This is a predicted structure of a 77-nucleotide RNA (SAH (S-adenosyl-L-homocysteine) riboswitch aptamer) from Couchioplanes caeruleus subsp. caeruleus. Rfam family: SAH (S-adenosyl-L-homocysteine) riboswitch aptamer. On this family, see Wang et al., Mol Cell 2008: "Riboswitches that sense S-adenosylhomocysteine and activate genes involved in coenzyme recycling". Its family is annotated with regulation of gene expression and S-adenosylhomocysteine metabolic process in the Gene Ontology.

[in-house]
RNA sequence: CAGGCCGAGGGGCGCUGCGACGGGGACGACCCGCCACGCUCGGACUGGAAACACCGACACAAGGGCGCCUCCGAGAU
Numbered sequence: 001c002a003g004g005c006c007g008a009g010g011g012g013c014g015c016u017g018c019g020a021c022g023g024g025g026a027c028g029a030c031c032c033g034c035c036a037c038g039c040u041c042g043g044a045c046u047g048g049a050a051a052c053a054c055c056g057a058c059a060c061a062a063g064g065g066c067g068c069c070u071c072c073g074a075g076a077u
Stems, first nucleotide, its partner, number of pairs: 001047003005043005010070006018038001021033004037063001
């Protein structure tokens, strides 16, 4: 650095629908379906790169279309 896995980011309802995915299509355009954790952080694992001397602390958030409900904390009236 990458990959998938696990965990976390309080919990829900409705709507739209891009990508991905599924189906159709002269397999093209496009159409239908599904769809608002696809994002970020943390953990170990696997693989790669670098390094090849040692050391190991601190911190743990910020976001997530539109509308609504609710839990928790603080404040105001």